Background: The part of an RNA shown here (small-subunit ribosomal RNA, 5' domain) has 508 nucleotides and comes from an uncultured bacterium. Rfam family: Bacterial small subunit ribosomal RNA. Rfam links the family to the GO terms structural constituent of ribosome and ribosome. The coordinates come from a structure-prediction model, not an experiment, and the mean pLDDT is 86.
[in-house]
Context: one part of a larger RNA
RNA sequence: GGACGAACGCUGGCGGCGCGUCUUAAGCAUGCAAGUCGAGCGGCAAGCUAUGUGUUUACACGUAGCCUAGAGCGGCGGACUGGUGAGUAACACGUGGGUGACCUACCUAAAAGUUGGGAAUAGCCGUUAGAAAUAGCGGGUAAUACCGAAUGUGCUUACAGGAAGAAAGUCUUGUAAGGAAAGGAGCUACGGCUUCGCUUUUAGAUGGGCCCGCGCCCCAUUAGCUAGUUGGUGGAGUAAAAGCCUACCAAGGCGACGAUUGGUAUCCGAACUGAGAGGUUGAUCGGACGCAUUGGGACUGAGACACGGCCCAGACUCCUACGGGAGGCAGCAGUGGGGAAUAUUGCGCAAUGGGGGAAACCCUGACGCAGCAACGCCGCGUGAAGGAUGAAGGCUUUCGGGUUGUAAACUUCUUUGAUCGGGGACGAAGAUGACGGUACCCGAGGAACAAGCCACGGCUAACUACGUGCCAGCAGCCGCGGUAAUACGUAGGUGGCAAGCGUUGUCC
Numbered sequence: 001g002g003a004c005g006a007a008c009g010c011u012g013g014c015g016g017c018g019c020g021u022c023u024u025a026a027g028c029a030u031g032c033a034a035g036u037c038g039a040g041c042g043g044c045a046a047g048c049u050a051u052g053u054g055u056u057u058a059c060a061c062g063u064a065g066c067c068u069a070g071a072g073c074g075g076c077g078g079a080c081u082g083g084u085g086a087g088u089a090a091c092a093c094g095u096g097g098g099u100g101a102c103c104u105a106c107c108u109a110a111a112a113g114u115u116g117g118g119a120a121u122a123g124c125c126g127u128u129a130g131a132a133a134u135a136g137c138g139g140g141u142a143a144u145a146c147c148g149a150a151u152g153u154g155c156u157u158a159c160a161g162g163a164a165g166a167a168a169g170u171c172u173u174g175u176a177a178g179g180a181a182a183g184g185a186g187c188u189a190c191g192g193c194u195u196c197g198c199u200u201u202u203a204g205a206u207g208g209g210c211c212c213g214c215g216c217c218c219c220a221u222u223a224g225c226u227a228g229u230u231g232g233u234g235g236a237g238u239a240a241a242a243g244c245c246u247a248c249c250a251a252g253g254c255g256a257c258g259a260u261u262g263g264u265a266u267c268c269g270a271a272c273u274g275a276g277a278g279g280u281u282g283a284u285c286g287g288a289c290g291c292a293u294u295g296g297g298a299c300u301g302a303g304a305c306a307c308g309g310c311c312c313a314g315a316c317u318c319c320u321a322c323g324g325g326a327g328g329c330a331g332c333a334g335u336g337g338g339g340a341a342u343a344u345u346g347c348g349c350a351a352u353g354g355g356g357g358a359a360a361c362c363c364u365g366a367c368g369c370a371g372c373a374a375c376g377c378c379g380c381g382u383g384a385a386g387g388a389u390g391a392a393g394g395c396u397u398u399c400g401g402g403u404u405g406u407a408a409a410c411u412u413c414u415u416u417g418a419u420c421g422g423g424g425a426c427g428a429a430g431a432u433g434a435c436g437g438u439a440c441c442c443g444a445g446g447a448a449c450a451a452g453c454c455a456c457g458g459c460u461a462a463c464u465a466c467g468u469g470c471c472a473g474c475a476g477c478c479g480c481g482g483u484a485a486u487a488c489g490u491a492g493g494u495g496g497c498a499a500g501c502g503u504u505g506u507c508c
Base pairs, nucleotide, nucleotide: 001508002507003506004505006504007503008502009501010500013380014379015378016377017376018375020372021338027335028334030333031332032331035076036075037074040073041072047066048065049064050063051062052061053060054059083291084290085289093215094214095213096212097211098210099209102208103207107204108203109202110201111200112199113198114197115149117147118146124139125138126137127136128135129134155178156177157176158175159174160173161172162171163170183196184195185194186193187192217263218262224254225253226252229251230250231249232248233247234246235245266288267287268286269285270281271280272279273278293314294313295312296311297310316327317326318325319324344370346369347368348367352366353364354363355362356361383413384412385411386410393404394403395402396401417449419444420443421442422441423440427435452497453496454495455494456493457478458477459476463492464491465490466489467488473480474479
């Protein structure tokens, strides 16, 4: 000198764009943050219409149609998005490869099919236990829920050959065995057609799993470490290779090229600095990983060992009729706590994106916006020109003057921002705008409403007076102050920067 997610002191006009719990991964009241589909299914409160009966103009009951709330079965999505960095020195990450050792819902392309049956169960009705959470019993019901059967182009497995290949779970021929499915909606000349689905298979795309080379902090005042440990065989297991697991056998494996122990730490693209080499950092944005009160576990599923799912254990909080139950903000706001320190319990799904749906649409604290904070960067303003009696006042003085100083007054102008009035967007493809009567434009008035902070001994730009008297104090270093202090305090003046200026902290 530069930089900052900064803080503190004094001061503070506006706008644009960013950015804002770095500390207790301590605890959390309240609201919201993941639903959707009636074109899968049984069904239905309220309401509306029509109609019938009873009947006091109106009401009650019944039937049919329309319309759908809430609950339930079923499907898809809750594995994305969003948060955070505790742990992790590791194939976690980065980079380059391998997978003849693998998976991939939805999507795209292609081939083939979608035949015919069955038994349940929730909701519901009745009932029982319980304070509740909830649980049990009986009856009966539906499906794109569940289970057999048929068919089998592909496919899988076994066996027997063949091909390329160093080998290998690759390709190919034959035989045998095995295994699928679900319907809905619209139209109809009732023959069927269209469309959305469903099943099997192949290919692609996308996303992942696993393996390997290299890179990846400090301490040797850590020198030896290791028993599933290292390898083999048989088996188990996985989508898949493998001590991943198990039985047996062998005795190996790692290490001064730093094993092991300990400490610290998410990693990277990047950011800051520097002429560069390098050093430091890993906020915001993007990629990867780990975590979700602490520890463990599996279930479902294409995908989880699952933040707003389940089970068990621990700590904590809450409810209780004391028998038993409920909960998890490191989602968005917010609360209290710690702290030098970090915001609103806001508006909207209008845009972009995501989930569901044939669609209309619904949901979305993702996101788009607004609010707060000079926290940062950038831009603008606080007036411009003229104006000497060099006014008054202040300060100083050798008492002549000097200086503040063209500064003010005064004259002539201008009106950015702010204020008031009027118009008024883009963002939106046909409709739909939270932002927002916002940005912007026009008009009005009047210099009107808008400047501070630090320094002035040298380094280092900028000096005098008074007060104080080694006191009070200053200070980054040298140092200053003990009666003429340009170094302390105040005033005038001056210098620097400016809506900021200084100080502190950290990095280069």
Notes: The full RNA is in RNAcentral, with records from ENA, Greengenes and SILVA.